[in-house]
RNA sequence: GGCUGGAUAGCUCAGUUGGAAGAGCGCUUGGCUUGUAAUCCAGAGGUCACUGGUUCGAAUUCUGUUCUAGCCA
Numbered sequence: 001g002g003c004u005g006g007a008u009a010g011c012u013c014a015g016u017u018g019g020a021a022g023a024g025c026g027c028u029u030g031g032c033u034u035g036u037a038a039u040c041c042a043g044a045g046g047u048c049a050c051u052g053g054u055u056c057g058a059a060u061u062c063u064g065u066u067c068u069a070g071c072c073a
C1' cells in the first nucleotide's frame, strides 16, 4: 500500500426485512437474614465510533474519516 471483519449501557454481547434499542454480569434502593453472602422486587445508566447524504422515518442503506483485529505484498 491492497483486501476482509469489528466499533451498540461500566464490562461481555444480541438487535432478522428500515418503524426507533435489549440480555447477562456489574451499580443503586427496598424485601428476606442477628449480620454478610446467596436469592427476590424495583430502578438508574445509551449523541448506537465520527461525518455528510438517501428516506415520512436510519443501529440497520450509501459516501468519507478515525480506531482496532486478521490476511496478502
Stems, first nucleotide, its partner, number of pairs: 001072007010025004019056001027043002030040002049065002052062002

Predicted 3D model of a 73-nucleotide RNA (transfer RNA) from Apostichopus japonicus. Its mean pLDDT, the model's own confidence on a scale to 100, is 81. It matches the Rfam family "tRNA". The family has 954 seed sequences and 5,335,975 matches in Rfam 15.1. The sequence is in RNAcentral, with records from Rfam.